RNA sequence: AGCCUAAUCCAGCCCACGGAGCGGGGGAACCAAUUUUUGGGGUGAAUGAAAACCGGCCUGGCCUAUUUUGGCAGGAAUGGUCUUAAAGGGUAGUCUUCUCUGCCCUAACCCGUCAGCUAACCUCGUAGGCGUAUAGAGAGAGGA
Repeated sequence: AGCCUAAUCCAGCCCACGGAGCGGGGGAACCAAUUUUUGGGGUGAAUGAAAACCGGCCUGGCCUAUUUUGGCAGGAAUGGUCUUAAAGGGUAGUCUUCUCUGCCCUAACCCGUCAGCUAACCUCGUAGGCGUAUAGAGAGAGGA
């Protein structure tokens, strides 16, 4: 220079609590769903699957110990770690779309027992974090 993201712009800081744009939530009819401690739900790309390892729970199973204990086996809708692949997301420089290729991410937080969709209506956010002197290829459209 730019990048992730809704997170930008204008006005004002006298005349109270601003406006626009971009995002989120709640909320009828109709439709859908009837499964509510196995709680449920929301923002977000950030989900779930298999194997292995570690821990916990259960069984009147087995062995052991001095009755407490310890070990083995099995079971379940159990918690965590790591690996593999998949679903999903970002980026590669004039902008946009598609394909190929490469490099990355796959978190975190919130509501508080409660919310399907949802017109009118109500309401909330507009934080933060990266990073810079060089930049992968092809096709189409538009613009300069």